[in-house]
RNA sequence: CAACAAAAGAGUUUGAUCCUGGCUCAGGAUGAACGCUGGCGGGAUGCCUAACACAUGCAAGUCGAGCGGCAGCACUUCGGGUGGCGAGCGGCGAACGGCUGAGGAACACGUUGGUACCUCCCCCGAACUCAGGGAUAAGCCCGAGAAAUCGGGUCUAAUACCGGAUGCCCCAGUAAUGGGAAAGAUUUAUCGGUUCGGGAAGGGCCUGCGGCGUAUCAGCUUGUUGGUGAGGUAACGGCUCACCAAGGCUAUGACGCGUAUCUGGUGUGAGAGCACGACCAGACAGAGUGGGACUGAGACACGGCCCACACUCCUACGGGAGGCAGCAGUGAGGAAUUUUCCACAAUGGGCGAAAGCCUGAUGGAGCAAUCCCGCGUGCAGGAUGACACCUUUCGGGGCGUAAACUGCUUUUCUGAGGGAAGAAAUUUUGACGGUACCUCAGGAAUAAAGGGCGGCUAAUUCCGUGCCAGCAGCCGCGGUAAUACGGAAGCCCUAAGCGUUAUCCGGAAUCAUUGGGCGUAAAGCGUUCGAAGGCGGACCGGUCAGUUUGAUGUUAAAUGCCUGCGGCUCAACCGAGGUUUCGUAUCAAAUACUGCCGGACUAGAGGAAUGCAGAGGCAACUAGAAUUCCCAUUGUAGGGGUUAAAUCCGUAGAUAAUGGGAGGAAUACCAAAAGCGAAAGCAGGUUGCUGGGCAUUUCCUGACGCUGCGCGAACGAAAGCGUGGGGAGCGAAAGGGAUUAGAUACCCCUGUAGUCCACGCCGUAAACGAUGAUCACUCGGUGUACGCCGGUUCAAUCCCGGUGUGUGCCUAAGCUAACGCAUUAAGUGAUCCGCCUGUGGAGUACGGCCGCAAGGCUAAAACAUAAAGGAAUAGACGGGGAUCCACACAAGCGGUGGAGCAUCUGGUUUAAUUCGAUAGCGCGCGAGGAACCUUACCAGGGUUUGACAUCCCCAGAAUCUUGCAGAGAUGCGAGAGUGCCUUCGGGAACUGGGUGACAGGUGCUGCAUGGUUGUCGUCAGCUCGUGCCUUGAGGUGUGCGGUUAAGUCCGUAAACGAGCGCAACCCUCGUCGUGCGUUGUAUUUUUCGCGCGAGACUGCCCGUUUUACGCGGGAGGAAGGUGAGGAUGACGUCAAAUCAGCAUGGCCCUUAUGUCCUGGGCGACACAGAUGCUACAAUGGUCGGUACAAAGGGUAGCCAAGCCGCGAGGUGGAGCCAAUCCCAAAAAGCCGAUCUCAGUUCGGAUUGGAGUCUGCAACUCGACUCCAUGAAGUUGGAAUCGCUAGUAACCGUAGAUCAGCCACGCUACGGUGAAUACGUUCCUGGAUCUUGUACUCACCGCCCGUCAAGUCAUGAAAGAUGGGGGCGCCCGAAGCGGUGUUAUCCUUUUAGGAGCAUCACCACGGUGAAACCAUUGAUUGGGACUAAGUCGUAACAAGGUAUCCGUAGGGGAAUCUGCGGAUGGACCACUUCCUAA
Repeated sequence: CAACAAAAGAGUUUGAUCCUGGCUCAGGAUGAACGCUGGCGGGAUGCCUAACACAUGCAAGUCGAGCGGCAGCACUUCGGGUGGCGAGCGGCGAACGGCUGAGGAACACGUUGGUACCUCCCCCGAACUCAGGGAUAAGCCCGAGAAAUCGGGUCUAAUACCGGAUGCCCCAGUAAUGGGAAAGAUUUAUCGGUUCGGGAAGGGCCUGCGGCGUAUCAGCUUGUUGGUGAGGUAACGGCUCACCAAGGCUAUGACGCGUAUCUGGUGUGAGAGCACGACCAGACAGAGUGGGACUGAGACACGGCCCACACUCCUACGGGAGGCAGCAGUGAGGAAUUUUCCACAAUGGGCGAAAGCCUGAUGGAGCAAUCCCGCGUGCAGGAUGACACCUUUCGGGGCGUAAACUGCUUUUCUGAGGGAAGAAAUUUUGACGGUACCUCAGGAAUAAAGGGCGGCUAAUUCCGUGCCAGCAGCCGCGGUAAUACGGAAGCCCUAAGCGUUAUCCGGAAUCAUUGGGCGUAAAGCGUUCGAAGGCGGACCGGUCAGUUUGAUGUUAAAUGCCUGCGGCUCAACCGAGGUUUCGUAUCAAAUACUGCCGGACUAGAGGAAUGCAGAGGCAACUAGAAUUCCCAUUGUAGGGGUUAAAUCCGUAGAUAAUGGGAGGAAUACCAAAAGCGAAAGCAGGUUGCUGGGCAUUUCCUGACGCUGCGCGAACGAAAGCGUGGGGAGCGAAAGGGAUUAGAUACCCCUGUAGUCCACGCCGUAAACGAUGAUCACUCGGUGUACGCCGGUUCAAUCCCGGUGUGUGCCUAAGCUAACGCAUUAAGUGAUCCGCCUGUGGAGUACGGCCGCAAGGCUAAAACAUAAAGGAAUAGACGGGGAUCCACACAAGCGGUGGAGCAUCUGGUUUAAUUCGAUAGCGCGCGAGGAACCUUACCAGGGUUUGACAUCCCCAGAAUCUUGCAGAGAUGCGAGAGUGCCUUCGGGAACUGGGUGACAGGUGCUGCAUGGUUGUCGUCAGCUCGUGCCUUGAGGUGUGCGGUUAAGUCCGUAAACGAGCGCAACCCUCGUCGUGCGUUGUAUUUUUCGCGCGAGACUGCCCGUUUUACGCGGGAGGAAGGUGAGGAUGACGUCAAAUCAGCAUGGCCCUUAUGUCCUGGGCGACACAGAUGCUACAAUGGUCGGUACAAAGGGUAGCCAAGCCGCGAGGUGGAGCCAAUCCCAAAAAGCCGAUCUCAGUUCGGAUUGGAGUCUGCAACUCGACUCCAUGAAGUUGGAAUCGCUAGUAACCGUAGAUCAGCCACGCUACGGUGAAUACGUUCCUGGAUCUUGUACUCACCGCCCGUCAAGUCAUGAAAGAUGGGGGCGCCCGAAGCGGUGUUAUCCUUUUAGGAGCAUCACCACGGUGAAACCAUUGAUUGGGACUAAGUCGUAACAAGGUAUCCGUAGGGGAAUCUGCGGAUGGACCACUUCCUAA
C1' cells in the first nucleotide's frame, strides 16, 4: 500500500522588430521493403499486389452390433464356417472444422429490446414399439461405347419402401367429427425406433439507437405506401397475386455517385480526439462468373447436382472431364511474404456399443534479424606513453592502457557422459527428441557493424576539388584557404544491428467541444423584410421529457491496467486473481435549472392621445440666373487656345456690345464634420398623395420578442442593354493639331453613342466605418441638430441647470501585433446569422441556375512555391515640404573649349611599345628627372647553390697592375702582394672551387591582409553610462524656441552626465615692451636677427533680445567680434587605391617566371580626350637708360674680378662649409626713342646650316647658342573652370630630383595690385526636422505586360476507344410452380407418377435510344517555371497625368479615355471642431 499520477519545443519571411501564417525537424509505431553488415537462444509473425491461372500429392469419412453378400488376404472342421472385408443397399456425418474479403452503405455489423417461428444429435418426463405386404441394388447373363458411362433380362435382403390397427398425446374445427406412428440388432443387459410435453444449446424473423465521403447528386418512388381477400412460408410481412385508395421518403440530406466487410480491438495522444481493422476472437459474405433448385433438422451446399458463359485438359471427333479464396507447392504479378516436412503423442471433431478408423483442424519441426526479449564477442594488470597513421605554432599533440607482454575466466563454441516434465481416474501410448537441462574436458579461443559530425542536433581537423564534381529533411553549402562535396584521421550515437524509403498519430491551439479567429494580416452577405430553425422578461401551480442520484440486468472471451501472486535461470511469453470502462435497458428517488401544460404580471415589444423637425418618397405645375443657337442692330480685325503653339472661327463682318426669340439640362447664395432615409441615395419654388422617426402623457394589449441558412421576396450608384421620345452643355469612340525617339496618351480644336424622359431588363462598385443584427453594463470633457422640464425674470424665444433621441471631436480604465478603438467600442457579457484556414494557379475551368447580350451567382483540381502578408522601427531615396549653409547660383574679374607646341591618357601599331591609376575620388597621377644605368618589357648571347643571406668542406690573404679573344657578360693567361689574432691545433674578415639544405621571383591574389592614402569633409556631426518610455526593433538624451562658423551657447522639456569631433592649446605673419647680438647696422632712441613678455576678453557705451545666450552700432586700439594663414580630418562610407615603396598568409616557377650582358623598347601615330605654355598685339612689340624684393641653394659644390667669343660658353683663379663669399641680372615698373593696325618690327611653330656643354656614349632619344626660315593664329560653337582682399589678375625669383635634361610640371618666394556680392527664386553639393515608400546590393533601387525560346501540368475541340449502371423491346437454358392430356410406360389403378404439349417467372445473350465515367485527339486557350533575349515604363516618391474599384469603348504591350464611387493620395490654402496656452 493496488488497479489516479500528468501536457517541453526548434529552424525558416526582415537591415532589424512584433504579429499573422504556412513549410520543415526532433518522438512513437509497422504483416513492411531496400542498402551495408551479421554470433547465439527464447517468444511471436510471414502474398498488404492478380477473388490471376494452376501440374502433383494429401485435406471427410465411418458403421458387419442395420442388410444381402464375399472379389482379394489369413485361418479352416472345407460349410462364408471363422478372423475380417473391396464394391453395393441402408444409417449418421458431409451445412462443422479450414480458407478468403470479391461484393455489400445494408437490420450487413455493434448494442438494446421483442416473438408471428424451427431445431438432427444431447438431457428430463409421459406413452408406445401390434400384425402384414410388394419391390430393388449388389450378384449372374446379354449388349452399346475410345472413354466417361449406360441399357436390357433374371435372382435376393434389410433399422430401405408401403398399406392396415391402436393411439396417452398432437393437428384442424366452436363442437360433432376427421386426420396422423413405429425397426429392429446383439445376447441378457443394453443399444435403438415412434408420438407428445419440457429443457439446454443453436438458428430464423422484427425492432430503437450508433458508426464513410460527395449538394458541381434536390427531388425520389408504381409493388411504390396503405387496406381487403387469397396464395405461400417453419414463421410475421407486398413475400407473391387480384381489387381498392393515393399514398410513402426528403434539407435532421431522400435519390444518385464514389469508397468500404463490420466489431472486440490496434497505433498514437496528457486528454478530447485522429488514423487503422494483419495475427487472435465474435458476426457477415464468397467458393471460376451468373442463374437454379434437389436432398436434408439444417444448404439454395468450397472438396454435391442441373443449366448458361469464359477458360483449361482428354478424345477414336461421335462425345467427355475440371474448379487450391483447404495444406504444401508451381507460374504470373510485384518493392515484397516460407517446406510439395513429421505426427495423430496431446487438445478437439466425425462415425462406431467398442476396439478403432479418419482428421494439411491441431500439435510440432524447417526457412526469414520481419518484430519483441535475453546473452555474448572477454576480465584484470600493463608507459620507454613503442611502431604505423593523423596533425602541428615543429616545441609538441592525438589514436592510447589501446596494442605488445603477464595472469585469470569459459557465458558462447567444440567433444564426451547423463537426461526430463508434457501421460490424464488408466495396463498401453511422445511426433517434438537424445530436445530442454545437468556434469566433465579443451582453448581467448568462433563472434562488430551501420549511420553521423554547418545550425536545428550529441560529435572537427587535414588533404583533394574550384558554382565543376557533388550534397540537401528545412534553412542552405560548392565560383582557390569548404568544420556542409570526395577521401583520411579523430570524435559522437545506436548496436546484431544501423540507416533510407513508404504510411499513421503526435508536435499542429494548423478545423480550435476541451481549444482559434473576421477595422488594416485570410475572413461581416450592398441593404432590408421574412416562413423553417436557434435563443428568449418576471410570478404561482402542475408534470418529470431533458438533468442529477441510487439499484438491477447487460456490456462474450482475449486485449488494456493492478498484484510483496505463480511458471519457464531473468525477460519477452504464459498462467491466476482482481480492476476499469463508455454505452444501453428497466425500476426507484430528487425537482433547483431548461422544456411542456394551466393561471396571473408589466420593466421588453406594440397601440392610443398631444406636439415637433427634416434635400425621406411619388406625381403635377411653375421660377430666375447662366451656356448654346437663331434674328436684328452697333462696330472692325482680329478672336480663341496654350508652358509655347497650331488645327479652329473671322472682311461672305467674327470676338465684343445691345435688343428680341428658341430649346434642353442643372438649381448659385442659404450650406454646415447640418438634416432625412434600411442601404443605394436625397437640394429652386408651390400643391396633392404618402412612409418612417423623436418627445411628452403613462390610457390600453399582455412576452405579442431577438436573430434569421438554402429555396425565398423587395430595393439596389454608375456604366451597359431593348423600345419610343429628347438632345443646350458635357462627352467614351472617331477625326485633326501639338508634344515626343515613338505618343494608339497626358494638352488643344471638333465630335457620335451616352448623359435627360417613359416603360422594361441588368444586379454589380474601395455598394467602406473596409467594423452583421439585437439587448444589457462600464469615468469624464467639449461642440452641434431636434424636443421636453426646471430656475432666473414683471415677462421671455435671452441666460443658467437637467433630461431624451441623433450627429462630431478629445480622453480614462480596458482591449489590441501595433496602428488605434474607447457609452455611436475594436471594452465587459448574452443570443442568432454570415464568413476564414499559406501564396500563386483563381474568383479561373467544368457542371448547374439566372440574363436579350454584356455578364452575374455557385465554385474546384493538376501543377508551382518557402514564403505571401499586417503594423511599427532605423536608414536611404523622392521630378514631397520646411529651415539653413557653401564661389552653389547671382554680381564681377580672368580663363578652358578654336591655333601651335609641351606633358599625360585612350585607341591603334609593334618583337616590345613593362606595370599600375580609370565617374566624382584616373589622365603635368605613382615618376621630386626613361640616352646606358634606372627597367620591371622585347630580341639575341650566357649561367645554374646562383647577382644577394646562413651553415659545411677544400684552396687561397685581401687587393692591385696587365695581355689575348669576344658586342659584352665571360673565358684563357701574366705579374705584383703574403696582412690581423693565436694556447701554434687553429680562428676572424675576404676571394675562388665543391656538396646539399636553401637562395631568388616587380610571378598571381589589394576580393586573404598589415601599414599608408584618397573621398564625402574642416561637413557638424558620431556615440556611451545611468535613468525614463516601448511586448520589441528602437526611442529619449541629440527634440522644441532663440543663436552661432560650429551638437557654439542660452532657455525649456524625463532626462542627468560623459566621450570622440567643434573651439582653444601649437607654428607663421601683424603692434608694442624687453634681453642679447655677429658675419647684420650708422656709433643713437631706429632697421634687422634670435629669445622672453604684453596685447583682444563682446572688456566698455547705446540699442535690441526672455534682465539669458547673442546680435546691430559706436569708442578706444597696430589689430574687433574665430585678426589673417597653416598644421590638425570624429563614427564611418566607397570589398575606393596600393602584393610595383615596404611588410605579409596562401598559391605558382626552380638549368627558370631566378640571374648576367649587348642592342632595342618604355619617345611608335589615320585619330580622340585631359592638363598646361605661348600667342593672336598699341594697357603692345623692339631698342637704350634707370629703380626696388623675399625666400632659398652651395665643397665630387657655388664660383667673383679680369681676359677671349655675336652667343651658348671658354679661360682664369680670388672668396666661401656661408646674416661674411658666390649663384644673383630680379621682372613687371619708371624715363626716353621707334613701330601705326598690317598676318605686321604681332606671333613664334617648322625646317636648313653652324656651334657650345654634360656624359664611356646625344642615331633612335638631351638641353642650350648663333645665322637663316617665318606655319597656324585677328579673342575662339554648344558647353565649362577658378577666384570674395593683399584675394583674382599680371610679373619675375628660388629649390627638390639631377652628370645633363626633354621643367611650359611641382613646391616655395616676393613685386604690382583690382572689380563685385541686390539677394537665396533657380542649378550643384551638404546639414537638421518632417512626410510618403512595394527601396535595404538601399532610385545606377524595385518592378508590369505583350512578343521570342525551352520544359511541365491543365481546360476546350471534329471525333475516337473503353467501362459500369439503368430503361424499352426480342430470345428464353436449367428449374420450382400452374394448366392440359392418357396414345405409350410403371404402379399398391374412383387415381398417381414418368412422359408429352403448353403458360408465367427468369440467367446468359441480342437490339434500340439516352445519360454518366475514364482514356485519347489534329488544332487551340490561358497558366506555371526557366543567371544574363526583344519592345516599351504601367505601379512603388505627388513614380513625374495621384492611385484604386465597378462598368463601357479603344489600343503591339504594359494600359488609355468616358461615367459614378473610395482614400488604402502627397503638398499648399481656407473653413470648422478639439487639445494646450
A computed fold for a 1477-nucleotide RNA from a Candidatus Peregrinibacteria bacterium, annotated as small-subunit ribosomal RNA. The coordinates come from a structure-prediction model, not an experiment, and the mean pLDDT is 84. Its Rfam family is "Bacterial small subunit ribosomal RNA". The RNAcentral record of the sequence draws on ENA and SILVA.